[in-house]
RNA sequence: UGCGGUGUGGAGCAGUGGUUAGCUCGCUAGGCUCAUAACCUGGAAGUCGUAGGUUCGAAUCCUACCACCGCAA
Repeated sequence: UGCGGUGUGGAGCAGUGGUUAGCUCGCUAGGCUCAUAACCUGGAAGUCGUAGGUUCGAAUCCUACCACCGCAA
């Protein structure tokens, strides 16, 4: 320098243009228990890497850029 992949709550992931962006773990409040764990119920936490574009409508499609990983030189 070129090409490819990845970027979504604290962590790991799903979500191929249309209902409120979901799942597991974690955190937290309550219940249960002599108590802890487990279990049950509820809650907080995301403006989907950034900025533009297309569209009635974008996490999703297009462009540029940023970060990380890999390949080639």